[in-house]
This record gives sequence, structure tokens and C1' cells, in this order.
RNA sequence: AUCUGGAGAGAGGCGGCGCGAUUUCAGGCAAUCGCGACGUCCACCGAAGGGGAUAGUCCGUUGCGAGAUCCGCAGCGGAUCAAGCUCUCAGGUAACCGUGACAGAU
Repeated sequence: AUCUGGAGAGAGGCGGCGCGAUUUCAGGCAAUCGCGACGUCCACCGAAGGGGAUAGUCCGUUGCGAGAUCCGCAGCGGAUCAAGCUCUCAGGUAACCGUGACAGAU
């Protein structure tokens, strides 16, 4: 890189725009329905990505253990710092699609 598997959470409300269908019609206007994206509002999810600290590890120091160095345990300080933890910025919330962690195969 390719193939396969792969969860969670509103088919949300409002607004106008584009397309299609239906009703009416000579035609138009208008109304309704569906689809699409856009804007906005609230609710929610965590497994693209991103942020955060904590565990851990290392160093110093103090105390204890039979205990001088070493070793072990505990406290304090410093450095470094993961994650499927956490935040929810981003992303996502019917099917389809998926920049879906991760797993398997080539």
C1' cells in the first nucleotide's frame, strides 16, 4: 500500500437554496412530499487526528529494615511521560458512505 472484519451516539428542530414528483392549470403562481448540501440551535458519541494529566521509569534527599557501600519499602522534590484513561477542539450520530482505533491476510 491492497483486501477483509470492525463499536458508539437525534432518520433532531428552525431557515432559506437547488433538483424531482404530485395537486391545480392553456400556462403560471401556490401548497405538499422526497432527496441533496449549506447556515443556525439544542441533545448526544468516542475508535481518524489532536490536547491533558496520571501510572510507570530515572535522579536527588529523608526515614525505616541486622544495615557503612549495595539492596528493599515509604515520604518529599525534580526530570521524562504511555494508553482502549480523560477532554470533546476536530470528527461523528437510520441505511449508504467513512481520514473508523484495532485485528487478520498479502

Record summary:
RNAcentral holds the sequence, with entries from Ribocentre. Glycine riboswitch aptamer from Bradyrhizobium sp., 106 nucleotides, folded computationally. The model forms 89% of the base pairs in the Rfam consensus. NCBI's taxonomy places the organism under Bacteria, Pseudomonadati, Alphaproteobacteria, Nitrobacteraceae, Bradyrhizobium.